[in-house]
RNA sequence: UUCUUAUUAAGAGUGGUGGAGGGAACAGACCCGAAGAAGCCCGGCAACCUUCAAACGAUUUGAAAGGUGCUAAAUUCUGCAAACAUUAUUGUUUGAAAGAUAAGGA
Numbered sequence: 001u002u003c004u005u006a007u008u009a010a011g012a013g014u015g016g017u018g019g020a021g022g023g024a025a026c027a028g029a030c031c032c033g034a035a036g037a038a039g040c041c042c043g044g045c046a047a048c049c050u051u052c053a054a055a056c057g058a059u060u061u062g063a064a065a066g067g068u069g070c071u072a073a074a075u076u077c078u079g080c081a082a083a084c085a086u087u088a089u090u091g092u093u094u095g096a097a098a099g100a101u102a103a104g105g106a
Stems, first nucleotide, its partner, number of pairs: 001106008013042001015041003021032003026079004043071003048067002050064006075098001080095006
C1' cells in the first nucleotide's frame, strides 16, 4: 500500500504546554476556536486483540488492562441508488460508496 471480516447515534478533562487554526480528502452547508485551535504531556473512556476464571456443542459470561484505539457535534450533515411523503422544492427511511479503528492475510 492493498484484500477480508467486524464495528462505526454509547463513553471519556473547568489539567499542563503551545500560540492560530481545526472538524480525513474534493464540493456545498453547518459548526468549534484569543473565554485559547492543531500538536505534545498528563488524566480519562472503551474493550478489537491479549491474559485470567467459570460454564461449554459451536461458543458464552465475568474480571483485568499488556498491544492498539478514542477523548465537540451520528464518521458534524449532504454528495450515489431505491422507497415513501411533498411538489419552484424539500424531507424521512434504507442501502451503497468513501473514511476511521481493530484483527488476520498478501
A computed fold for a 106-nucleotide RNA from Sutcliffiella cohnii, annotated as SAM riboswitch aptamer (S box leader). The coordinates come from a structure-prediction model, not an experiment, and the mean pLDDT is 85. NCBI's taxonomy places the organism under Bacteria, Bacillota, Bacilli, Bacillaceae, Sutcliffiella. RNAcentral holds the sequence, with entries from Rfam.